A computed fold for a 473-nucleotide part of an RNA from an uncultured bacterium, annotated as small-subunit ribosomal RNA, 3' major domain. The coordinates come from a structure-prediction model, not an experiment, and the mean pLDDT is 86. It matches the Rfam family "Bacterial small subunit ribosomal RNA". Rfam links the family to the GO terms structural constituent of ribosome and ribosome. The full RNA is in RNAcentral, with records from SILVA.
[in-house]
Context: one part of a larger RNA
RNA sequence: UGACGGGGGCCCGCACAAGCGGUGGAGCAUGUGGUUUAAUUCGAUGCUACGCGAAGAACCUUACCUGGGCUUGACAUCCCGGGAAUCCUCCAGAGAUGGAGGAGUGCCCUUCGGGGAACCCGGAGACAGGUGCUGCAUGGCUGUCGUCAGCUCGUGUCGUGAGAUGUUGGGUUAAGUCCCGCAACGAGCGCAACCCCUACCCUUAGUUGCCACCAGAUAACGCUGAGCACUCUAAGGGAACUGCCUGGGUUAACCAGGAGGAAGGUGGGGAUGACGUCAAGUCAUCAUGGCCUUUAUGUCCAGGGCUACACACGUGCUACAAUGGUCGGUACAAAGGGCAGCAAGCUCGCGAGUGCAAGCUAAUCCCAUAAAGCCGGCCUCAGUUCGGAUUGGAGUCUGCAACUCGACUCCAUGAAGUCGGAAUCGCUAGUAAUCGCGGAUCAGCAUGCCGCGGUGAAUACGUUCCCGGGCCU
Numbered sequence: 001u002g003a004c005g006g007g008g009g010c011c012c013g014c015a016c017a018a019g020c021g022g023u024g025g026a027g028c029a030u031g032u033g034g035u036u037u038a039a040u041u042c043g044a045u046g047c048u049a050c051g052c053g054a055a056g057a058a059c060c061u062u063a064c065c066u067g068g069g070c071u072u073g074a075c076a077u078c079c080c081g082g083g084a085a086u087c088c089u090c091c092a093g094a095g096a097u098g099g100a101g102g103a104g105u106g107c108c109c110u111u112c113g114g115g116g117a118a119c120c121c122g123g124a125g126a127c128a129g130g131u132g133c134u135g136c137a138u139g140g141c142u143g144u145c146g147u148c149a150g151c152u153c154g155u156g157u158c159g160u161g162a163g164a165u166g167u168u169g170g171g172u173u174a175a176g177u178c179c180c181g182c183a184a185c186g187a188g189c190g191c192a193a194c195c196c197c198u199a200c201c202c203u204u205a206g207u208u209g210c211c212a213c214c215a216g217a218u219a220a221c222g223c224u225g226a227g228c229a230c231u232c233u234a235a236g237g238g239a240a241c242u243g244c245c246u247g248g249g250u251u252a253a254c255c256a257g258g259a260g261g262a263a264g265g266u267g268g269g270g271a272u273g274a275c276g277u278c279a280a281g282u283c284a285u286c287a288u289g290g291c292c293u294u295u296a297u298g299u300c301c302a303g304g305g306c307u308a309c310a311c312a313c314g315u316g317c318u319a320c321a322a323u324g325g326u327c328g329g330u331a332c333a334a335a336g337g338g339c340a341g342c343a344a345g346c347u348c349g350c351g352a353g354u355g356c357a358a359g360c361u362a363a364u365c366c367c368a369u370a371a372a373g374c375c376g377g378c379c380u381c382a383g384u385u386c387g388g389a390u391u392g393g394a395g396u397c398u399g400c401a402a403c404u405c406g407a408c409u410c411c412a413u414g415a416a417g418u419c420g421g422a423a424u425c426g427c428u429a430g431u432a433a434u435c436g437c438g439g440a441u442c443a444g445c446a447u448g449c450c451g452c453g454g455u456g457a458a459u460a461c462g463u464u465c466c467c468g469g470g471c472c473u
Stems, first nucleotide, its partner, number of pairs: 007473007015463002019427005026318008034309002042053002064304007073127001077126002079123005086103007107116003129293002132291003138287002140282003143278001145276001150189006156165003169180003195270004200238007209228002214225003241264001244258005320420001324379007336367003341360002345356002348353001386417001391412007433455007
């Protein structure tokens, strides 16, 4: 000077408390440990690993295993020889690959001999290659403390010096935010603001959006003309600043209340992460030093594995029902995606889907009926008309191919489960809870992830205690 203390003072945070809903029990999904295996590729491991890398393992992916092949190599540059490239067929083979046959000649220069570029085949060697090791040799990127309010510098002053001061103190704030004081005076990185979305209004614009007035047409519909008022869209602007009032405060900063206002004291949300910490994570995104490998630790192929299963843990989904289940009728979104695509409509099928097919490169057409809700009927407390696992059968779709190992549909089957021990998690408002919708990845595959809107609570006395953090001592 720091760090630490079951030392002290002050102060924050869903940290506790007050509430609401969960997890821990069940079935299943998924990740991990362990075990097994020829292989179950590798990494991530308290918080900060475990629905994590993976925004999608049937082949491919794929890095693993078994077997079959290759050795200048699947890929790059250089040299030599030959041929354009390319396409088709047959044979052997699991394929890689090997063998045979056929079609076919382009572009640029030209002295018409030939030369050159791209591509293919053969050859020699320089070299390629490595998801091999080291994240404790590294760059870059990332997590975490933490969106916590801190971390420093110049000059001056003090101290022999390490250092101190400033940054401490009195108030105040979400904030080292601001005010006052002070041997300090200033400054930088952070805070805040500037950026984006959202809430109100205005202007401009009016199609693909809108429909108040007018006209026409219809079984009906902005369907058509006309129109841009409204909604909306998307560009610009306004609006909020403690600006105004009252009280408190040191006449300050600021605090409490009030008015007006769509919005009030940071309006709500996002992006934004200081100096640093954890030799934190990543050599398997990429890059890269060193080491290792070179007829193999490289590379091609087929099949298998990553999907195993006595068990243990994490994260989820579905439930255990009547605030419910089921059947019929009926209402209201937002945000997205679509041409190797989205597909209306008609048709066949109980259905998943099928056949035909309009429209749409999309404010135009389609995905697309939102669901919970509301109205009515049935069920009457039961392992049930709850719950749907599991299994048998029959199918649909994608794809070269669903055996290992896809999703979905129909019929049948109908398991555990009657609210969960110790313990433990999330959340303070349009939040929790609950309800559906969309997207990325993607041929196919979502209970995961990322978004969107609908309905819409309870509670916070307080800071003694648990956890983490800040300042002073």